[in-house]
RNA sequence: GCGCCUGUAGCUCAGGGGAUAGAGCGAGUGUCUUCUAAACACUAGGUCGAAGGUUCAAAUCCUUCCAGGCGCA
Numbered sequence: 001g002c003g004c005c006u007g008u009a010g011c012u013c014a015g016g017g018g019a020u021a022g023a024g025c026g027a028g029u030g031u032c033u034u035c036u037a038a039a040c041a042c043u044a045g046g047u048c049g050a051a052g053g054u055u056c057a058a059a060u061c062c063u064u065c066c067a068g069g070c071g072c073a
Base pairs, nucleotide, nucleotide: 001072002071003070004069005068006067007066010025011024012023013022018056027043028042029041030040031039049065050064051063052062053061
């Protein structure tokens, strides 16, 4: 330099045009317990890597860029 893949919550990931963007783990609060842990209930946490385009509507499709990974040279 070229090709391919990935980027969504603190972490691991789902969601692939229209729903209030979700799950597990983690965090906080409460119940329980002598205390801790476990269990149960609840809560918070995201402008979906960035910009532009298509569309009535974009996390999702297209283009460019950025970051990471793999392969080729």
A computed fold for a 73-nucleotide RNA from a Pseudomonadota bacterium, annotated as transfer RNA. The prediction has a mean pLDDT of 82. It matches the Rfam family "tRNA". The family's RNA type in Rfam is transfer RNA. NCBI's taxonomy places the organism under Bacteria, Pseudomonadati, Pseudomonadota. The sequence is in RNAcentral, with records from ENA.